[in-house]
Context: one part of a larger RNA
RNA sequence: CUACGUUGAAGGAACUCGGCAAAAUACCCCCGUAACUUCGGGAGAAGGGGGCCCUGCACCUGGGCAACCAGGUGUAGGGGGCACAAGCCAGGGGGUGGCGACUGUUUAUUAAAAACAUAGGGCUCUGCGAAGUCGCAAGACGACGUAUAGGGUCUGACGCCUGCCCGGUGCCGGAAGGUUAAGAGGAGGAGUGCAAGCUCUGAAUCGAAGCCCCGGUAAACGGCGGCCGUAACUAUAACGGUCCUAAGGUAGCGAAAUUCCUUGUCGGGUAAGUUCCGACCUGCACGAAUGGCGUAACGACUUCCCCACUGUCUCCAACGUAGACUCA
Numbered sequence: 001c002u003a004c005g006u007u008g009a010a011g012g013a014a015c016u017c018g019g020c021a022a023a024a025u026a027c028c029c030c031c032g033u034a035a036c037u038u039c040g041g042g043a044g045a046a047g048g049g050g051g052c053c054c055u056g057c058a059c060c061u062g063g064g065c066a067a068c069c070a071g072g073u074g075u076a077g078g079g080g081g082c083a084c085a086a087g088c089c090a091g092g093g094g095g096u097g098g099c100g101a102c103u104g105u106u107u108a109u110u111a112a113a114a115a116c117a118u119a120g121g122g123c124u125c126u127g128c129g130a131a132g133u134c135g136c137a138a139g140a141c142g143a144c145g146u147a148u149a150g151g152g153u154c155u156g157a158c159g160c161c162u163g164c165c166c167g168g169u170g171c172c173g174g175a176a177g178g179u180u181a182a183g184a185g186g187a188g189g190a191g192u193g194c195a196a197g198c199u200c201u202g203a204a205u206c207g208a209a210g211c212c213c214c215g216g217u218a219a220a221c222g223g224c225g226g227c228c229g230u231a232a233c234u235a236u237a238a239c240g241g242u243c244c245u246a247a248g249g250u251a252g253c254g255a256a257a258u259u260c261c262u263u264g265u266c267g268g269g270u271a272a273g274u275u276c277c278g279a280c281c282u283g284c285a286c287g288a289a290u291g292g293c294g295u296a297a298c299g300a301c302u303u304c305c306c307c308a309c310u311g312u313c314u315c316c317a318a319c320g321u322a323g324a325c326u327c328a
Stems, first nucleotide, its partner, number of pairs: 001323008010314002014312001019309001027051005036041001038157001052079012080084001092307004097302002099299002104116002120155007132141003158294004163224003168221002170217005177212003183206002188201005225243005252286001253283001264280005
C1' cells in the first nucleotide's frame, strides 16, 4: 500500500451526480397514533413506557377425595450491574411532487422500469361444416364451445368526462349511369382454289367483380388557421372586417417525463436553491380511449425536503486477519 473487519476526539452530509457505502432502527406487552380515504385502509403511522433476580398477597385454569402438583394473571415491596429483548437473530422514520391503479411479467449472461400484462371500457368480425389459424390435401385447432360464445384491434382499476371535422385514405352500403377481360356475336375484309370449300382477320351489339360515381362511418388512419382594426390614461380587446379551410383545439391541464428563448416572472423553502413545491400563461411544439384531468392503496421506480444516525467528509489514525515487502 491492497482486501476484509473492529474502534474513534470535536463536528454531523460540510462528501458526492446522488447519504453510494456504513451507522442507526429491530423482539414481546401496554399506552398512543395525523392528513387523506374507494371507509377496507393509511397503521407496526408517528411518538412514549415496561422487560433481569428475590419476596409477600389476591385470583384463574387443569389434575387430585384431600394434602398438594403443574401452568398462568394481577398487585405490592426489595436487590445488583456500565449495560436485563444483556449472545445470535431482528423494520430507520416523516413530509412532498412525477409515472404506473393494484398482485404479477421482462432483456438466462451490462437495462426490473414510467416498458409488458392486468381486471374494466369501446369498436369490429362470426348463425356454426362459424369467423379466424395450420396444412397441397385429407384433416386438425377454434370446441366436444354456439353471440352472456369465439376471433381481431385499441384503451387500461376507480371518479368526472371524452368536443369539432367524412375533403384525403380505409371500411360499409348503393338492382341507375360511365369504363372494363375472357367469352358470345358476326356486318365487312384478306389469302388460296375452276368451284364447293378451307384458313385467317374482324366493326356494331351483349358480357362480372373492380374503378369512376352517390351516400354512411373518427373509442377507423388521421386533421383540428391567418391578417387588420376597435373601449374617455396607458395597456388589453368582450366587438368588427377580411382571406382560406373538411373543420379551425371544446372541457381540462399547462416553462410540464412536453418550454427553444430559459436559471421565464412572482411566491415558498435555504445565510446562499440552473434542482424542488405553489402560481401566472407569452402552449417554439399539451389536449380528450396513439385517451384528457384527478385519485385512496401499492412500488428493490424516480424528484426535492426534514428528523434520527453515522469515518461519506473536515482529516485521517490505531488495531485484527490475509497478501504485498525484507531476511532465511
A computed fold for a 328-nucleotide part of an RNA from Methyloceanibacter sp., annotated as large-subunit ribosomal RNA, domain IV. The full RNA is in RNAcentral, with records from ENA.